[in-house]
RNAcentral holds the sequence, with entries from Rfam. Predicted 3D model of a 110-nucleotide RNA (SAM riboswitch aptamer (S box leader)) from Aquibacillus salsiterrae. Rfam family: SAM riboswitch aptamer (S box leader). Rfam links the family to the GO term regulation of gene expression. Of the family's consensus pairs, 97% are formed in the model. The coordinates come from a structure-prediction model, not an experiment, and the mean pLDDT is 82.

RNA sequence: CUCUUAUCAAGAGCAGGCAGAGGGACUGGCCCGAUGAUGCCCGGCAACCGGAUGGUAAUCUUAUCAUUACGGUGCUAAUUCCAGCAGAAUUAAUUUCUGAUAGAUGAGAG
Numbered sequence: 001c002u003c004u005u006a007u008c009a010a011g012a013g014c015a016g017g018c019a020g021a022g023g024g025a026c027u028g029g030c031c032c033g034a035u036g037a038u039g040c041c042c043g044g045c046a047a048c049c050g051g052a053u054g055g056u057a058a059u060c061u062u063a064u065c066a067u068u069a070c071g072g073u074g075c076u077a078a079u080u081c082c083a084g085c086a087g088a089a090u091u092a093a094u095u096u097c098u099g100a101u102a103g104a105u106g107a108g109a110g
Stems, first nucleotide, its partner, number of pairs: 001110008013042001016041003022032003026084004043076003048072003051068007080102001085099005
């Protein structure tokens, strides 16, 4: 980088530290930002994978559920901030819903 698969409406610093101008993937919008963004450290959240403990099923070592938060990631403004393509309902403008696309993350494969 590509493919497969699951999830994306919840949660997490209003007294943290360093640093100092951009940031929210892309495009359009709309926002955040010297009352300090992005980033790093610390703290926190969650429970995808592994571990541990217990239950259930099967019965030959596997499946599944719950708990835990020990290890590996991840996340920590706004629903993935909203829309971007297609369809349905509705309207004066529009608005709402569904699915896809794109993106993010985990696990597995090449």